[in-house]
RNA sequence: AAAUUGAAGAGUUUGAUCCUGGCUCAGAGCGAACGCUGGCGGUAUGCUUAACACAUGCAAGUCGAGCGAGAAAAUGGCUUCGGCCAUGAGUACAGCGGCGGACGGGUGAGUAAUACAUGGAUAAUCUGCCUUUAGGACUGGGACAACCCUGGGAAACUAGGGCUAAUACCGGAUAAGACCACAGAAUCUGCGGAUUCAGUGGUAAAAGGUGGCUUUCGGGCUAUCACCUGAAGAUGAGUCCAUGUCCCAUCAGGUUGUUGGUGAGGUAACGGCCCACCAAGCCGAAGACGGGUAGCCGGCCUUAGCGGGUGAUCGGCCACACGGGGACUGAGACACGGCCCCGACUCCUACGGGAGGCAGCAGUGGGGAAUAUUGGACAAUGGGCGCAAGCCUGAUCCAGCAAUACCGCGUGGGGGAUGAAGGCCCUAGGGUCGUAAACCUCUGUCAGUUGGAACGAUGGGUUUGUAGGUUAAUACCCUACGAACUUGACGGUACCUUCAAAGGAAGCCCCGGCUAACUCCGUGCCAGCAGCCGCGGUAAUACGGAGGGGGCAAGCGUUGCUCGGAAUUACUGGGCGUAAAGGGUCCGUAGGUGGCUUUGUAAGUUAGAUGUGAAAUCUCAGGGCUCAACCCUGAAACUGCAUCUAAUACUGCAGAGCUUGAGUACAGGAGAGGUUGGCGGAAUUCCCGGUGUAGCGGUGAAAUGCGUAGAUAUCGGGAGGAACACCAGUGGCGAAGGCGGCCAACUGGCCUGUUACUGACACUCAGGGACGAAAGCGUGGGUAGCAAACCGGAUUAGAUACCCGGGUAGUCCACGCCCUAAACGAUGGAUGCUAGGUGUGGGGAUGAAAAUCUCUGUGCCGUAGCUAACGCAUUAAGCAUCCCGCCUGGGGAGUACGAUCGCAAGAUUUAAACUCAAAGGAAUUGGCGGGGGCCCGCACAAGCGGUGGAGCAUGUGGUUUAAUUCGAUGCAAAGCGAAGAACCUUACCAGGGCUUGACAUGCUAACUUAAGCCUAUGCGAAAGCAUUUGGUGGUGUAGAGCUUGUCUCUACACAGUUAGUGCAGGUGCUGCAUGGCUGUCGUCAGCUCGUGCCGUGAGGUGUCCGGUUAAGUCCGGUAACGAGCGCAACCCCUAUGUUUAGUUGCCAGCACGUAAAGGUGGGAACUCUAAAGAGACUGCCGGCGACAAGCCGGAGGAAGGUGGGGAUGACGUCAAGUCAUCAUGGCCCUUAUGUCCUGGGCUACACACAUGCUACAAUGGUUGGUACAAUGGGUCGCUAAGCCGUGAGGUGGAGCCAAUCCCAUCAAAGCCAAUCUCAGUUCGGAUUGCAGGCUGAAACUCGCCUGCAUGAAGUUGGAAUCGCUAGUAAUCGUGGAUCAGCAAUGCCACGGUGAAUACGUUCCCGGGCCUUGCACACACCGCCCGUCACACCACGAAAGUUGGUUCUACCCGAAAUGGCUGUGCUAACCCGCAAGGGGGGCAGGCUCCUAAGGUAGGGCUGGUAAUUGGGGUGAAGUCGUAACAAGGUAGCCGUAGGAGAACCUGCGGCUGGAUCACCUCCUUU
Repeated sequence: AAAUUGAAGAGUUUGAUCCUGGCUCAGAGCGAACGCUGGCGGUAUGCUUAACACAUGCAAGUCGAGCGAGAAAAUGGCUUCGGCCAUGAGUACAGCGGCGGACGGGUGAGUAAUACAUGGAUAAUCUGCCUUUAGGACUGGGACAACCCUGGGAAACUAGGGCUAAUACCGGAUAAGACCACAGAAUCUGCGGAUUCAGUGGUAAAAGGUGGCUUUCGGGCUAUCACCUGAAGAUGAGUCCAUGUCCCAUCAGGUUGUUGGUGAGGUAACGGCCCACCAAGCCGAAGACGGGUAGCCGGCCUUAGCGGGUGAUCGGCCACACGGGGACUGAGACACGGCCCCGACUCCUACGGGAGGCAGCAGUGGGGAAUAUUGGACAAUGGGCGCAAGCCUGAUCCAGCAAUACCGCGUGGGGGAUGAAGGCCCUAGGGUCGUAAACCUCUGUCAGUUGGAACGAUGGGUUUGUAGGUUAAUACCCUACGAACUUGACGGUACCUUCAAAGGAAGCCCCGGCUAACUCCGUGCCAGCAGCCGCGGUAAUACGGAGGGGGCAAGCGUUGCUCGGAAUUACUGGGCGUAAAGGGUCCGUAGGUGGCUUUGUAAGUUAGAUGUGAAAUCUCAGGGCUCAACCCUGAAACUGCAUCUAAUACUGCAGAGCUUGAGUACAGGAGAGGUUGGCGGAAUUCCCGGUGUAGCGGUGAAAUGCGUAGAUAUCGGGAGGAACACCAGUGGCGAAGGCGGCCAACUGGCCUGUUACUGACACUCAGGGACGAAAGCGUGGGUAGCAAACCGGAUUAGAUACCCGGGUAGUCCACGCCCUAAACGAUGGAUGCUAGGUGUGGGGAUGAAAAUCUCUGUGCCGUAGCUAACGCAUUAAGCAUCCCGCCUGGGGAGUACGAUCGCAAGAUUUAAACUCAAAGGAAUUGGCGGGGGCCCGCACAAGCGGUGGAGCAUGUGGUUUAAUUCGAUGCAAAGCGAAGAACCUUACCAGGGCUUGACAUGCUAACUUAAGCCUAUGCGAAAGCAUUUGGUGGUGUAGAGCUUGUCUCUACACAGUUAGUGCAGGUGCUGCAUGGCUGUCGUCAGCUCGUGCCGUGAGGUGUCCGGUUAAGUCCGGUAACGAGCGCAACCCCUAUGUUUAGUUGCCAGCACGUAAAGGUGGGAACUCUAAAGAGACUGCCGGCGACAAGCCGGAGGAAGGUGGGGAUGACGUCAAGUCAUCAUGGCCCUUAUGUCCUGGGCUACACACAUGCUACAAUGGUUGGUACAAUGGGUCGCUAAGCCGUGAGGUGGAGCCAAUCCCAUCAAAGCCAAUCUCAGUUCGGAUUGCAGGCUGAAACUCGCCUGCAUGAAGUUGGAAUCGCUAGUAAUCGUGGAUCAGCAAUGCCACGGUGAAUACGUUCCCGGGCCUUGCACACACCGCCCGUCACACCACGAAAGUUGGUUCUACCCGAAAUGGCUGUGCUAACCCGCAAGGGGGGCAGGCUCCUAAGGUAGGGCUGGUAAUUGGGGUGAAGUCGUAACAAGGUAGCCGUAGGAGAACCUGCGGCUGGAUCACCUCCUUU
């Protein structure tokens, strides 16, 4: 100097958020087990299961200094060989006797209190051995074992006879003291008694041994051990009391020796402990009784702590010893290795009878996931006996086995980059394993080896020395100090040391998140993983392998269990309006809590002291093993209990007072408060009568129904029952349920005011009692209306419903039950405190009134505060106190079983198995609604014309096929990809070919008079294969040559060919791996951001509101202020002028000219062409509006409010479309899924759909005449004139690369005439035949066109449906792309003629904004309920069946104690001379009680079971659609009936119902 230093969260419900709430994980621990692996040592620990059964050995003996007796082997000696003597040896084995076997060791079955823990009591007790102390130990007697003899028995053992000793047994004496009886005094007391003192009488003792000395041999003395009687101590034990000590109340009443008394007995001792009698008590919601489970504690594990769990090892206590009962002996037992009996089991047996008890140490079998050696030693510690030596000791100390746990150590250290090889990955560069290895060097722990070597030993003994004690004594004995010798299982172990060598020594788990650690390959919802969430369906960091990485390490993981995290049972430390949770309401008992003042007390409380709280453990300090684990010493602590003392603020208790809580009296007041009786009018229905006639009624529309037998309607009269319009009101009253015409009687509560009285009389309330809507039940009435069930009619796919017509219980009354509701404010009661504002009911004060103040009810808004939020907010869900009730994930289930209540229906109480990872609350953003509001759109309406019917064309589906290639499939596929399939295209099919390939590029080798091309031949369908005369047959650079030529040769490069190799190729798959592109919502007006502000947060605000717009367009308001992508504008075309320009276009004027013609000269006016610029901006005026934005009207203008049209497509949605335009990841094919070729197919044809064309005719057809465009295209082209042909066309070839020429005088509808006259036609043109033309190698499959002939369907189109708002629809023709030609009626453009209608936004469709509901979020094509069918699982019921446990009654009744008896036998003592007797004992008999057993009947609790019931779970079963939106009939609660099912209906209730209207209140302006 120290001893309490300690508190973490995460994942998972959702599209996202906050909360509630469960599940799961990270931590620590274990007497553990399993999997893989395994070097050494130390220290601990090791049957948790079958208290299952046990072979074998050992675990309790000892004493000759208590007693009697007493061998043998062997050795030696003797012998007459029969044997004897000595030693062995007074030894061994036994016996009597003493002490110990009640300790030590084991186990945890039983036990919920006869246990244990803590603290007391014993004045109600005992205690061997031990210690101290006092007194004694005298004198006699008779036996029984051993031994000997004779029997029985297989054995165990046993019977009889005889001998004998003692510290064995017995008698007598003595009695300090003890005990008993009698009576007395003092002190103390818990009042029961105890202690002390003295007296009288009575009762009860003993044993010797050994050593020494001595002896008269009888003995004596002495030391020591042992013995007897007392007193005390110590130790150990018994008994009693208080407190504490698990779960179930689905165990609520238990008890007859039970509770108490008196007396007797019994015990060491109190006591119903036992017995007789008497009384009727005793225990119990503070949990008796019953059931289940369990040895208890110190401690151990965990925890910040409080707690929770546990009770191995070590220590204390208890219980047990094969199951049950019993006593004996003893100081101590009802006795683990003792006895008796019953039972079960095992063994022996001669079948007569016996023996046994490992829950001691080892060990065996069995059980089990699982737990060790049949070891050594008494050396140490301890125990028993003994004077001692010593003996015994599976207690103990050691060793062996096991990574079972904890602790320690090692498997090497340093250097070493060509960053080796190899593996893996790769963006192909590289990266990584990795200084890791190799290699160089160093060290030597452990293991191995050599040698040495402890501590644990102190003590005892023997011999001996000294001193002291005892004694007469230097013997003996005892004590102390010395000397020598002697004793170690572990064990030649720890430790030290020698030698050699990096040599012998690393694994396990994990790597999606939680949670540290990532890539490749394989697999393809398979195989598998998984603690939770969840991974895996072809690119898996999640499966398996590999490389790499992370963690721990001689271990690592898994499983199981406990605590923690979990504030998730909340004492510390939670909640209950909506998440689980306030009892339906009140009264009230026990209980809990309780106003102000004062006195006393001291139970609680506080403080101090004392005792106790065992040791060990934990903590701290110090110390010992090299460290640590471990151990030792000391301290602290043990938070507790008890006693004593003190304090008295608070609480309690007792006493005395007070008035504010509470109550009473008095005076006023309001009210659908309750009960009973009577009365009233309106209405419905029915009956009678009158009038009256054909309908009434009912619905979305109808029908059933009623009515000519007279309804409905209407008038008059009557009957009867039920309910009480208006007043009427978030008005009133009541505890709640609930209460509504008027009058009366009886009656409960409440409010206000004022004084007086009582004096805490109060609050709450488990059990208990009363009340308790509707439905329902019983008995008896009543029954007008309404109306479950039921019957009809409708609706519907069905309709056991919704709607309609009927209709019975019931609804009503009386009496009696039932006792439940969304019995709700989803908010228990009481008291106090905490801003206000504004209505309203009833009182009071004041006032003339208005108003103001106050009390008590009842609403709304709102501050602080609270809340997860919504919200609550003096009527709290705020701040506090008291009491009660209730909750602890969802489902199973408010169910089963049991119990109580009920006539029943059912109510109350109330689980578990199993199953899921959620279920849930509030709020947010979306989406949706058969919700609402506002607005828009050819969305409807108003119109015009179509489609759907016919024929044909084209596309699609389907079917067919060798193939009918592929894709596109609601809008947003289907005259789409395809702006053009006879071959080609072409991707498909059949057949024939090729294999570095039809195409690209690199490398290697060879060739360059080669290959190829032209020509020619054979085979062939062609591709191609094979052959071949002749001809032809590169480029560039450099060098060389000469016949100087753009000649020849050589080399190289390029090019080409062949062979080979890398590779090519794929319209093969995946558009759900992708890029790019596109469609669609939608040219809809939206989609966002920064900063700020609000909200715990998701998120909101801005973007909302009022206007306005085509528009989130603009204006104003505004916690927002700004900004971006969209809108608009900027761009193009078009409509009007102007300017410029004037050919190929134009031609007014001038001239020439033609049959005619801008044909020509000229012109630049016009048209036109094509460039620039102008113009239109709500700019101007008036009105409206808010002085705004803007709207309406007007002027001017070519054009007016975006002039018309186009291009332009926000954030995003649809895994939309496309791998077959293209690109591209991955996979697949490689003499084929590539490539070439011939032929075929894509053109098929019962049928269905989509888009079109042509029609059905007279607004028309036909014939003839005649007028007017624009856009375009053209050299592989357009093609003129002319000629031929009826025509398609042919011929011809001018012109034109085009404002020039051509298509093309281009037009058609139109106009002018003629004809047809309503018909399948002079409409319509399909189909077919014949004859031709054109393109093209080639029109068979399979082109287009022409002429002649033929002349089908069709007479305006069902349900349904499409387009269009102006130069639009309708109608008419023209051009172009593609293209040899064309299946084009398609598509894209162009112009001509040229309408009708829009009241308007109720409805259909789509969209935008705001708001509302939601159980949806894959977002309504959503979600989701129940029956049925199938599979599996657990549970309930059940005729029975089979166990366990327990109770009652009775029967039987072992052993043993006790009692009775006195039949037999009997040493000690007594009487007696003796015989004999007595007393006592032993054996026997009877008996009380009783274990086990039996019979009968119950209770409780398990197992199992035909069958049966519901429940749960299970990717794609059936039927419907109940719920979520107004879920299409609002839903839900209770109840009753009905129904395949969800459900439907009646009655009452709730809002946890949308919407609209009204009322009331409130807020803002």